Predicted 3D model of a 73-nucleotide RNA (transfer RNA) from Chloroflexi bacterium OLB15. The sequence was found in a public genome assembly. Its mean pLDDT, the model's own confidence on a scale to 100, is 81. Its Rfam family is "tRNA". About the family: Transfer RNA (tRNA) molecules are approximately 80 nucleotides in length.
């Protein structure tokens, strides 16, 4: 350099055009218990990499960049 795949809460991922974007785990607060720890409830937390563009309507198509990862030279 060329080709490709991936970019969603703190981590791992799901949603692939149609109210308000969601799961586990993780934090946080109550429960419970002599204590923890498991368990059980509840809250918090996301400019969906970034700019444009098509669309009545984008995380979702598209274009160009940034990033990461892997093949190739």
């Nucleotide at each position: 350099g060329g080709c490709g795949a991936c970019g969603u809460g703190g981590c791992u991922c799901a949603g692939c055009g149609g109210u308000u974007a969601g799961a586990g785990c993780g934090a946080u607060u109550c429960a419970c218990u002599c204590a923890u720890a498991a368990u059980g409830a509840a809250u918090a937390g996301g400019c969906c990499g970034a700019u444009g563009g098509u669309u009545c309507g984008a995380a979702u198509c598209c274009a160009u960049c940034c990033g990461u990862c892997g093949c190739c030279a």